RNA sequence: GCACUCGUAGCUCAGCCUGGAUAGAGCACUGCCCUUCUAAGGCAGGGGUCGCAGGUUCAAAUCCUGUCGAGUGCG
Numbered sequence: 001g002c003a004c005u006c007g008u009a010g011c012u013c014a015g016c017c018u019g020g021a022u023a024g025a026g027c028a029c030u031g032c033c034c035u036u037c038u039a040a041g042g043c044a045g046g047g048g049u050c051g052c053a054g055g056u057u058c059a060a061a062u063c064c065u066g067u068c069g070a071g072u073g074c075g
Base pairs, nucleotide, nucleotide: 001074002073003072004071005070006069007068010027011026012025013024020058029045030044031043032042033041051067052066053065054064055063
């Protein structure tokens, strides 16, 4: 330098291929219930410019372009 994969909540990830309901799950965190206390269990809650920028579209996490970061392979 070229090709490919990945980037979504504090952490690990799904959703992307095939655009459409308010962007989700587990764990963690906060409050409450339960318990003599803790753990476990139950209920509720907070937390997101979907790496960034631009484009297409009535509508983009999803399609297109550029770019940044990480990884793999080739030279």